[in-house]
Context: one part of a larger RNA
């Protein structure tokens, strides 16, 4: 030295467990910020390193509502307190609220350093201290004010506006915009308008009320189903890939330009004593008017074209700003719609629902086994409640909830209702005006459409050219012609549609501590990195600390022996269970 048994140590696997996560359902909420955000720094307790909570008013202050005995957060121990005149503790409002940081008085190596102006403290005076104020852009107001007499303008100055501005998980429009890879290399193509960057929005964005489709005919948009891997497009290769009909969900529609009229205004021009002062008749007044460009109100919005002008009718009063009479325009009332979501825009009371704390809330004992019973027997009762966690082992009836019902001083939200706002006619005619221009359109050269220039239509533009106004213009997939459908070149329009940083309820043939977030524990921590950045490890005694008094060994703040405690200590805090690797003792058997 091997082997094998046998007690042991070491080591943390496996078992069972969850305090964390995963995915997803409804319902909410979709923003916060110069009344100083997100995020941080320092700071705050009697004793306090760390987390938490707060802010020099500092683990808290004051008000209200609820709730009812114990409380001074995680956290023991000590001191010292509060608390049925209602503490702690939960919700609702509200004070306070160092510094940094959009950071905004100036300045900086964030959390620091320096200031000015007014007020006031303090000092014998400076020096100190405390408050409010001072950034820039924007848009309004008012004062001034150049080049240039005069006015204008541009500057400059104060004031005023809860104006912006910075942050944020995904989702949205746009503006840029790869390339790894497939094509079995590769260059047109793909990968993709992906991934990236940027700008800006909302609670959803966007789109949207046909110059559309289609060929019988439908009538905004947007999302699903299907049509369909189809028609097509493609070094016709690899791939790309609709669209209409139909069937769903959800439905809503409107306002401007123009013509035309007005004593709205304001500029420019022109002209005089006849035009004007709502209109006529009569008087009366005496300076503006007429025309052209802007503006302001009206009045108008369509495609069986429309609108304007033109004529004709049309509820009741009242009724012109020089005056009398007649009308008109215009008010009131009265009838009829409509509204805060687009088509105009503010609330107010009132009532209904909800959301933030809560409250009520049935029914069970005996014996047995055990450390303990909720297990076992046996004999009961509630159930609109046998859904879940506890509680010394496995509880409908022990506790928390549970089903049901109840419930708000305060803040929000939600609905209706009234007050309130707003808006209002009809034929008919066709002479003449209007119907959105550097646009349609064409020609070059790109992009977008499922289409890679194709016979290539439609949409968009970087150059260049460049109409028409309804007897006009576009489109039906090159172009022509019939026919149909439509009326661009201005704008807003809820719902169906995506999304989840969060909030509440819940659900899983989801993980169970090398698994599930990286993170179940002081985790984005400890660590490494100059820095963008990288980034771990680590869960479990016991039902209850009852966490070993006391006494003994000892090389003596260790580690055991006895004793207690405990159901159990081979449960002793290096602490459930305790695999193998690996080591030690002992005995046996072999070299």
């Nucleotide at each position: 030295g091997g082997c094998a048994u046998a007690u042991c140590g070491u080591g943390g696997a496996u078992g069972c467990c969850u305090u964390g996560g995963a995915a997803c359902u409804a319902u909410u909420a979709g923003g916060c910020g110069a009344u100083g955000a997100a995020g941080g720094a320092c700071g705050u307790g009697g004793c306090u390193a760390c987390c938490u909570g707060c802010g020099a008013a500092a683990a808290g202050c004051c008000c209200c509502g609820g709730c009812a005995a114990g409380a001074u957060g995680g956290u023991a121990a000590c001191a010292a307190u509060c608390u049925u005149a209602g503490a702690c503790c939960c919700g609702g409002g509200g004070a306070u609220c160092u510094c940094c940081g959009a950071a905004u008085c100036g300045g900086a190596c964030a959390a620091c350093c320096g200031a000015a102006u007014c007020a006031g403290g303090g000092u014998a005076a400076u020096g100190c201290c405390u408050g409010a104020u001072u950034a820039u852009c924007a848009c309004c107001u008012g004062c001034u004010g150049a080049a240039u007499c005069a006015a204008a303008u541009a500057g400059g100055c104060a004031g005023g506006u809860a104006g912006a501005a910075g942050c944020a998980a995904a989702c949205g429009c746009a503006g840029g915009g790869a390339a790894g890879u497939g094509a079995a290399a590769c260059a047109u193509c793909u990968c993709a308008g992906u991934a990236c960057c940027u700008g800006c929005u909302g609670g959803a964005a966007a789109a949207g009320a046909a110059a559309a489709c289609a060929a019988u005919g439908u009538g905004a948009u947007u999302u699903c189903c299907u049509g369909a891997g189809u028609a097509g497009c493609g070094g016709c290769g690899a791939g790309c890939g609709a669209a209409a009909c139909g069937g769903a969900a959800a439905c809503a529609g409107c306002c401007u330009a123009a013509a035309c009229c007005u004593u709205u205004a304001a500029g420019c021009g022109u002209g005089u004593c006849a035009a004007g002062a709502c209109u006529g008749c009569a008087a009366u007044c005496g300076u503006u008017g007429c025309g052209c460009u802007u503006u302001a109100g009206g009045u108008g919005u369509u495609g069986u074209g429309g609108g304007a002008c033109u004529u004709u009718c049309a509820g009741a009063c009242a009724g012109a700003c020089u005056u009398g009479c007649a009308g008109u325009a215009u008010g009131u009332c009265a009838g009829a719609g409509a509204g805060u979501u687009a088509c105009a825009a503010a609330g107010u009371u009132u009532a209904u629902u909800c959301u933030u704390a809560a409250c009520u809330g049935a029914a069970g004992g005996g014996c047995u086994u055990g450390g303990a019973a909720a297990g076992g027997c046996c004999c009961a009762c509630c159930a609109u409640a046998g859904a879940a966690g506890g509680u010394g082992a496995a509880a409908g009836u022990c506790c928390u909830g549970u089903a049901a019902g109840u419930g708000a001083a305060a803040a929000g939200a939600u609905u209706a209702a009234a007050c309130c706002u707003c808006u209002c006619g009809a034929a008919a005619g066709u002479a003449u005006c209007c119907c959105g221009a550097g646009u349609a359109c064409c020609g070059c050269g790109g992009a977008a459409c499922a289409c890679g220039u194709g016979a290539g239509a439609u949409u968009u533009u970087g150059c260049g050219g460049g109409a028409a106004u309804c007897c006009g213009c576009c489109a039906g997939a090159a172009c022509c012609a019939u026919c149909u459908g439509g009326u661009a070149a201005g704008g807003c329009u809820a719902a169906a549609u995506a999304c989840u940083c969060a909030a509440u309820a819940g659900u899983u043939a989801c993980c169970g501590a090398u698994a599930g977030u990286g993170a179940a524990c002081a985790a984005g921590u400890a660590c490494c990195g100059u820095g963008a950045g990288g980034g771990a490890a680590a869960g479990g005694u016991g039902a209850a600390a009852a966490g070993u008094a006391c006494u003994c060994c000892u090389a003596a703040c260790a580690g055991g022996a006895g004793g207690g405690u405990g159901a159990a200590a081979u449960a002793g805090u290096a602490c459930c269970u305790g695999a193998a690797a690996c080591g030690a003792u002992a005995u046996g058997c072999u070299u």
Predicted 3D model of a 591-nucleotide part of an RNA (large-subunit ribosomal RNA, domain I) from a bioreactor sludge metagenome. Its Rfam family is "Bacterial large subunit ribosomal RNA". Its family is annotated with structural constituent of ribosome and ribosome in the Gene Ontology. The coordinates come from a structure-prediction model, not an experiment, and the mean pLDDT is 81.